[in-house]
Context: one part of a larger RNA
Parts: sequence; structure tokens; C1' cells
RNA sequence: CUGGGCUUAAAGGGUGCGUAGGCGGCUCGCCAAGCGCUUUGUGAAAUCCCCGAGCUCAACUCGGGAACAGCAGGGCAAACUGGCGAGCUUGAAGUAGGUAGGGGCCGGAAGAACAGUAGGUGGAGCGGUGAAAUGCGUAGAUAUCUACUGGAAUGCCGAUGGGGAAGCCGUCCGGCUGGGCCUAUCUUGACGCUGAGGCACGAAAGCGUGGGGAGCAAACAGGAUUAGAUACCCUGGUAGUCCACGCCGUAGACGAUGUACACUAGACUGGUGCGGUUUUGACGCCGUAUCAGUCGCAGUAAAAACGAUAAGUGUACCGCCUGGGGAGUACGGUCGCAAGGCUAAAACUC
Repeated sequence: CUGGGCUUAAAGGGUGCGUAGGCGGCUCGCCAAGCGCUUUGUGAAAUCCCCGAGCUCAACUCGGGAACAGCAGGGCAAACUGGCGAGCUUGAAGUAGGUAGGGGCCGGAAGAACAGUAGGUGGAGCGGUGAAAUGCGUAGAUAUCUACUGGAAUGCCGAUGGGGAAGCCGUCCGGCUGGGCCUAUCUUGACGCUGAGGCACGAAAGCGUGGGGAGCAAACAGGAUUAGAUACCCUGGUAGUCCACGCCGUAGACGAUGUACACUAGACUGGUGCGGUUUUGACGCCGUAUCAGUCGCAGUAAAAACGAUAAGUGUACCGCCUGGGGAGUACGGUCGCAAGGCUAAAACUC
């Protein structure tokens, strides 16, 4: 470079925004760079190819012809790509009016549980296990009642449910704020899609500084178990878990399925909005839009399965794969306080 692929065989980047680039709706006019037709010059000879000739044939040699990737110039054409100009509304965006929501940030408040402290009652055990023991308790525990303090998490509702780009988001109230969907068809007029680099976000654990610390609990200690028991069980228990600010940048970051658009039978369920129907109106029914699901035709697939939320049929752009081990390692570079992350081989071996 060409080809084939990426749900589960190797392979979709954790997610978004976006630079360059690639690609790009409908109509008209002009240009002629790409593209097409034609022509001129050049494209050395030899070689290759065709015709013929000479060595007894052939190889070889000679003559003639054809051909030659292309490059440069002239003319013609205007469908397509491109450029310039003009217009359009269906893509995209906006406006107005509605609407659902654990979307985000900040502040305040609440109840249950738990623990501690103080006090009352009470008086011998409690706790724990398969059974025990370590542990707690006459300096009064466990149990029970009252008060106060503290930290973390928000039962029921709760769902096969909702929101968010993903990570994720759940008590209540207030403030600030992002996005979605619907109706109108009012405005702009291709303003679009994708996106190498880049930037931002990014569970848990971990790191730095300062707070906080109820419960839980790596490490650690003790008690058991056992042949042993650096475990599983029990009693304790420190980092951590929580908050503020700053790092880290990973994951089975999963739908193991990149994003966008178009097209291709249906049936059913749920969420949200709008319209219609009955004089008004709830319920119901019908229609429509959007989101989340279940099944299923065609088709696809090695099969499992997927099946308008495609893994079907196509288009555009990006990322990635190319036998197993060595190895997501070494070296180098870069980022990081560190832990380590990112990029990423080879020898050798099967």
C1' cells in the first nucleotide's frame, strides 16, 4: 500500500467539547483547477512487441514499423467534483409558550438508628460461637428510663421507574444553574457531520495540607480452629471511609456493541408531553411526538443471538486488531510529590 475484521474468537478510545483535516442539502448562473475528447512538441539509441532479412538452424545480428509511464503547450465540452455569485427550506440553530426529572453546585433543617457523657431504677452477669475463649462487669456492666453531645447514612415511597456525555445521582426546604421533550411553524438560511493533536470531566483505592472521626474497618494484636493456619470464625483495632482545597487519571470505566444521518413488517409494556372524543369535566378510548423496555418478520450471524435502541441495508469520519508466551514488560521519552500512568519493543521460545 492492498485486503479482511473489531457483542462473546485479536480488536470501539472511560466520556464529552473542539482545532487542523476528511466529508457535506435543494435550485440557477458564471469559471474551467480536477475529470473527458482532440491536437502539437517531447518521451535518445539499444531492449520488449510486430513484419522482413543474414550467419546451414537457433541463440545472435541487421532493416523497417509499432509502442512507451508520463511531462509541457493549444483547442473543444460543462454532466459530476471544485471555485465564485445569487436564491431556497427539508438539515442545523434560534424565538415564544408549556412540561417531567435522585442532572449539578451552595446553604439550612429533620426523624430513625448507633456511640459516648451525666443522672435514675436495678444487682450478677454480659457478650460471643459449631462449641469456646480472648474481651466487658460489684470502682455496678448487660437491661431499662431521662437529658445532652457527636459523626455518618437517608428506611417505607422504590419500580421491570426517572435524570445525566460518561463517571454517577435518592430525607425535606431554600437559592443559583446545565440539559431534554412537546406545541406554534414565528426568525436565521447549510450556519452541518466527524474529529489526528489539544482541552475538560472522570468510580474506588491512593497521595499532600488542614479539619473531623459515630459506625465500619486493610495493617496490627489477642482468642479459637488446625498437623500447621501469616486465613476462613470471635474480641479488639490504626490508616482509611467523612469535610475543604490540591494531586492521581485508573476499572469487568460493560450494552464487553464509537459518533452522526437515511432506509427496511408488526405486536405488547412502561415514563413524559400535546391534540381529539362526551354540552363542561374526571375516568376511559383514539391519534401523535419523544424516551426506556419485552417479543418478533425479513435480513444478518460460526452459533449464541441481533432484529427501527440492529449485530439488517447504505453513507461520512475517527479509534483499534493482525498467532501464544516473553509483555502491557525493558529501554528511551513524557506526566506525577510518590504510588505509578501514557507511549512501547527485541532476543529467545512454542

Small-subunit ribosomal RNA, central domain from a metagenome, 350 nucleotides, folded computationally. Model confidence (mean pLDDT): 88 of 100. Rfam family: Bacterial small subunit ribosomal RNA.